[in-house]
Description
Glycine riboswitch aptamer from Bradyrhizobium campsiandrae, 89 nucleotides, folded computationally. Rfam family: Glycine riboswitch aptamer. Rfam's curators write: This family represents the bacterial glycine riboswitch. Gene Ontology term of the family: glycine biosynthetic process. The coordinates come from a structure-prediction model, not an experiment, and the mean pLDDT is 77.

RNA sequence: ACGGCCACGUCGGGAGAGACCGGCACGCUUGCCGGCGCCGAAGGAGCAACCGCCCCGGAAACUCUCAGGCAAAAGGACCGCGUGGCUUU
Numbered sequence: 001a002c003g004g005c006c007a008c009g010u011c012g013g014g015a016g017a018g019a020c021c022g023g024c025a026c027g028c029u030u031g032c033c034g035g036c037g038c039c040g041a042a043g044g045a046g047c048a049a050c051c052g053c054c055c056c057g058g059a060a061a062c063u064c065u066c067a068g069g070c071a072a073a074a075g076g077a078c079c080g081c082g083u084g085g086c087u088u089u
Base pairs, nucleotide, nucleotide: 001089003087004086005085006084007083008082009081011080012079013078018036020035021034022033023032024031025030037070038069039068043066044064045063046062050058051057
């Protein structure tokens, strides 16, 4: 110095799916309870291509939908940028 990993940030981008129906409270926003429908990108669980000689282990944006979500806002995997740390050569 290139690359890789991790953490952080008053930084930039960032999808999907009913502002559904009924009841209660409230002046409204909204909250709680119940019902039906839906989404996949917090988190969680499952399968296993693959990595690993074997064992142990790791492992998806696939699958599930427990949790979460279905106007906006917020959140948001992930990507970029910046800072710091570790690390192969």
NCBI's taxonomy places the organism under Bacteria, Pseudomonadati, Pseudomonadota, Hyphomicrobiales, Bradyrhizobium.